Molecule: transfer RNA
Organism: Clostridia bacterium
RNA sequence: GGCUGCGUAGCUUAGUUGGUUAGAGCGUCCGGUUCAUACCCGGAAGGUCAUGGGUUCGACUCCAAUCGCAGCCACCA
Numbered sequence: 001g002g003c004u005g006c007g008u009a010g011c012u013u014a015g016u017u018g019g020u021u022a023g024a025g026c027g028u029c030c031g032g033u034u035c036a037u038a039c040c041c042g043g044a045a046g047g048u049c050a051u052g053g054g055u056u057c058g059a060c061u062c063c064a065a066u067c068g069c070a071g072c073c074a075c076c077a
Stems, first nucleotide, its partner, number of pairs: 001073007010026004019057001028044005050066002053063002
């Protein structure tokens, strides 16, 4: 340098034949339970869906670009 895949909550991730509100587990916080802690039960907060564009009535989902990560290939004075 070329190609491929991936990027969603603090972490691991589901969700893409485009369609009304983006979900789960763990973690965090609050409450219950307990003499107390843990376990367990209930609840809450937390997401510019990597970035800014394009297409569309409508984009996490489609398109091209950029950035980051991983892999393969090539080059290497």